[in-house]
RNA sequence: CCAGGGGGCCGGGCAGUCGCGGUUUCGUUAGAAAUCGAGGAAAGUCCGGGCUCCACGAAAUAAGGGUGGCGGGUAACGCCCGCCGGGGGUGACCCCAGGGAAAGUGCCACAGAGAGCAGACCGCCUUCUUUCGGGAAGGUAAGGGUGAAAGGGUGCGGUAAGAGCGCACCGGUGGGCCGGCAACGGUUCGCGUCACGGCAAACCCCACCCGGAGCAAGGCCAAAUAGGGAUCUCGCGCCCAAACUCCUCGGAGGGAAGGCAGGGGCAUUUCGCCCCGAGAGGUCCGGGUUGGCUGCAUGAGCGGUCCGGCAACGGGUCGCCCAGAUGAAUGACUGCCGCUGCGGCGUUGGUGCCUUUGCAUACCGGCUGCAGGACAGGACCCGGCUUACAGGCCCCCUGGCAUA
RNA sequence: GUCCCCGUAGCUCAGUUGGAUAGAGCAUCGGAUUCCUAAUCCGGGGGCCGGAGGUUCAAAUCCUCUCGGGGACA
Repeated sequence: CCAGGGGGCCGGGCAGUCGCGGUUUCGUUAGAAAUCGAGGAAAGUCCGGGCUCCACGAAAUAAGGGUGGCGGGUAACGCCCGCCGGGGGUGACCCCAGGGAAAGUGCCACAGAGAGCAGACCGCCUUCUUUCGGGAAGGUAAGGGUGAAAGGGUGCGGUAAGAGCGCACCGGUGGGCCGGCAACGGUUCGCGUCACGGCAAACCCCACCCGGAGCAAGGCCAAAUAGGGAUCUCGCGCCCAAACUCCUCGGAGGGAAGGCAGGGGCAUUUCGCCCCGAGAGGUCCGGGUUGGCUGCAUGAGCGGUCCGGCAACGGGUCGCCCAGAUGAAUGACUGCCGCUGCGGCGUUGGUGCCUUUGCAUACCGGCUGCAGGACAGGACCCGGCUUACAGGCCCCCUGGCAUA
Repeated sequence: GUCCCCGUAGCUCAGUUGGAUAGAGCAUCGGAUUCCUAAUCCGGGGGCCGGAGGUUCAAAUCCUCUCGGGGACA
């Protein structure tokens, strides 16, 4: 210098003018002043939690859903970190829904002889037969063919031809030992009766996790009206004059008003005064209303620094307060600077051509003109993931080439 | 704001227990019939199943992300 890998960050700055929303203060009002005012994704709503209401003895199980190597982090997670195994890359590094196919069921189209405890089309070999073209019976699975896949692979031996038929190595599988918390790795012994093809993002099995709904949750106030219908739960005390009813004419029932007891409010207490006194509450349906307050921002908060840890992260300490609208505010213009792209200029700084003071503008630099500046925007809050994003910066690393 | 469903030819739809050359009606194109047109009859073309990635031997169908459209709820 070229090509590439990983990680982190910014995503215009300053000033002026006008404008918008919240809060506080001042002001009778109109308004004024001060102060604060989007993001790395505020997005998708894909996961996990806080918070709230509903349901529910607890736990376990069933149904349904999810997760899936091991260890750790965390409030929790399907997230993150470290490691293991497999695959890709020369490498830095990247990718993996990465449990179980010897629990069971199912599927494997077409092609092919045969597709699941398989099979013999061509071929090879042996025997018999022949009208010499071949045919029949048997053996075999090395080779050919079909297919995504054909019941270990390579080599040597062996054989009529062949075959784990025998042997060596590789693979597979069972046990022991060693290392590791573990996933797993290493090593060694046995097994050729090596039995078991793939698919679980097919049903399923195993282990673990999960009650449901969501701030339009929920609470309070005001307003509104026909206080409608259904249903459930808890209640409707005692005495008694009158009306009224019954009667065996003694009484019994009944009880508006009244009294006692009870409940609530005012009151420091007593005394006392006022109100209630038979309905009240829950759920569902229907109707009406379409306002306000709260929930609502001090929080798993942000920044610096020190310590522990490989890291994710945790702990200590110091500092800070950072939108809170309620159909939704954070914008526009101007100037200067900065970035990117395109163009112009040479009084030429570097560089190149030229033998002279000249020429050129490909490159670096200078001056100057024009244009551009992304994705997108809070609506209860937080931790993640995913997706979108003009342009730019920083750090670490790999391969190649050149030079010293 | 919270939640649910759909996307296949120009249009309306089948197919979604994985295996087709993705099918039907209308429309369109060519021919026949007719003096001409319509109707009728015969024949043809037109799709990578909204997009991207993955699982699988194999994907319209299964899974994830994404784009567009529709609906419900105080």
This is a predicted complex of two RNAs, RNase P RNA and transfer RNA, with 478 nucleotides together. The coordinates come from a structure-prediction model, not an experiment, and the mean pLDDT is 76. Rfam match: Bacterial RNase P class A. By type it is a ribozyme. About the family: Ribonuclease P (RNase P) is a ubiquitous endoribonuclease, found in archaea, bacteria and eukarya as well as chloroplasts and mitochondria.